Model confidence (mean pLDDT): 87 of 100. Small-subunit ribosomal RNA, 5' domain from an uncultured Alphaproteobacteria bacterium, 487 nucleotides, folded computationally.

Context: one part of a larger RNA
């Protein structure tokens, strides 16, 4: 000198833009944070017509109408969040051959005919309760067979095996479904190199290092079995111990280089602890299931619920860190043919001088150098053109009217908000650290090795520019010092 996600002490008028649990990956009350589809499906209710009457109930119809639990479809594996773990192919970079890939694209075929349940429903139970038993009913793009097989898969090349669903229409089509082909983008795997400290850790290993057969996966591979052989790593640091998510970047320096990895983006690994699998194109799954294990709530004691390291909030810890907002308008996701519906992602607002940047707190003009204050050789010096006075101006804030872009046709949470315009009046706006040397800035009065001061040297024991107060000056300013930390 610079730089921070700071904090701390005084001190504060405004906007813009940013940013905000670094500690306990402690433990959570409340509310939202993933639902959407009646154009897959049966069905109940409700609106409307019609008709009979017992006047509020029965049979009928109807409509792209409304609700809805449930079967079924695709979503819930993105997005959010945290850094506990992890010295490893986890990350970064360059490569590689044994691989999958739902929804988009593309190039062909096909979509025949049957079947049998089952929840909803309804009856009858059981239990506080979560939730569940039997028995009947019934649909489907939801299960199962037959049949076909361009191309597809398996082969001893003979041959063997395998699918499929409807649905809306204005009837022209539209969205589908199966099978395959090739593509994007997405991931799984392998390997070369890089990638902290510690030898007051020097030897580690037995699935362990290879190899046959097998078995498993989408796929290679001791991934795993079962013989077989001994082998593998290792002073170029193996193993063991501490540390730590990694990278682009940030900070600092001329640089080389140190130091960090908030906040944006990529990437991993978590998801009350530990463990497993199950659907499914993909999880071995943050608001999914089982089990165990703390831990908290309910209970009729029989049993049972729940996981904020999503977005706000609490308690606790700590020097320390925001609101139980607003909106789906905009981008961007998910389902839907739409129409919409859902999105604490996001977009905005709120709080906080935490940063960073603009900007105000007024401008001229005004010696009798007023008064006061301080000093003092009692002459005068200084504060000081500084106040007042005089003339002006009105940025910001204020009030009043006007009013957007963001939005391709509608459709604004922000928000009457930015932004013009006009009105009043210097009026509502300045303070912090120093002043021996280093270091810009000196004087008086108290104090007397006391009270105190310090970042080093070192002031202070009766004239102290170095302690307190004042005056006066030096410095930066909406900040200013002090503490931490890095360079």
């Nucleotide at each position: 000198g610079a730089a921070c996600g700071a904090a701390c002490g005084c001190u504060g008028g405004c906007g813009g833009c940013g940013u905000g649990c670094c500690u306990a990956a402690c433990a959570c009350a409340u509310g939202c944070a993933a639902g959407u589809c009646g154009a897959a499906c049966g069905a109940a209710g409700g609106c409307c017509c019609u008709a009979g009457c017992u006047u509020g109930c029965u049979a009928g119809g109807u409509g792209u109408c409304c609700u809805u639990a449930g079967u079924g479809g695709c979503g819930a594996a993105c997005g959010g969040g945290u850094g506990a773990g992890u010295a490893a192919c986890a990350c970064g970079u360059g490569g590689g051959a044994a691989c999958c890939u739902g929804c988009c694209c593309u190039a062909g075929u096909g979509u025949g005919g049957g079947g049998g349940a089952u929840a909803a429903c309804u009856a009858c139970g059981g239990g506080a309760a979560a939730c569940u038993g039997u028995a009947g009913c019934u649909a489907a793009u939801a299960c199962c067979g037959c049949a076909u097989a361009c191309g597809c898969c398996c082969c001893c090349a003979g041959g063997g095996g395998g699918a499929a669903a409807g649905g809306c229409u204005u009837c022209g089509g539209c969205c589908g479904c199966a099978c395959c082909u090739g593509g994007a983008g997405g991931g799984g795997c392998c390997c070369g190199c890089g990638u902290c400290g510690g030898a007051u850790u020097a030897g580690u290993u037995u699935g362990u290092u290879g190899g046959u057969g097998g078995g498993g996966u989408a796929a290679u591979g001791g991934c795993c079995u079962a013989c077989c052989a001994a082998g593998a790593c290792u002073a170029c640091g193996a193993u063991c111990c501490g540390u730590a998510a990694c990278u682009g970047g940030u900070c600092u320096g001329a640089g080389a280089g140190g130091a960090c990895g908030a906040u944006c983006a990529g990437u991993c690994a978590c998801a009350c602890u530990g463990g497993a699998a199950c659907u499914g194109a993909g999880a071995c799954a943050c608001g999914g299931u089982c089990c165990a294990g703390a831990c908290u709530c309910c209970u009729a004691c029989g049993g049972g619920a729940g996981g904020c390291a999503g977005c706000a909030g609490u308690g606790g810890g700590g020097a320390a860190u925001u609101u139980u907002g607003c909106a789906c308008a905009a981008u961007g996701g998910g389902g839907g043919a739409a129409a919409c519906c859902c999105u604490g992602a996001u977009g905005c607002a709120g709080c906080g001088a935490c940063g960073c940047c603009g900007c105000g707190u007024g401008g001229g003009u005004g010696a009798u150098g007023a008064a006061g204050g301080c000093c003092u050789u009692a002459g005068g010096g200084u504060u000081g053109u500084a106040a007042a006075g005089c003339c002006c101006u009105u940025u910001c804030a204020g009030c009043a009217g006007g009013g957007a872009a963001g939005a391709u046709g509608a459709u604004g949470a922000c928000g009457g908000u930015a932004c013009c315009u006009g009105c009043a009046g210097a009026a509502g706006a300045a303070g912090c650290c120093c002043c021996g040397g280093c270091u810009a800035a000196c004087u008086c009065c108290g104090u007397g090795c006391c009270a105190g001061c310090a970042g080093c040297c070192g002031c202070g024991g009766u004239a102290a520019u170095a302690c307190g107060g004042a005056g006066g000056g030096g410095g930066c300013u909406a900040g200013c010092g002090u503490u931490g930390u890095u360079c």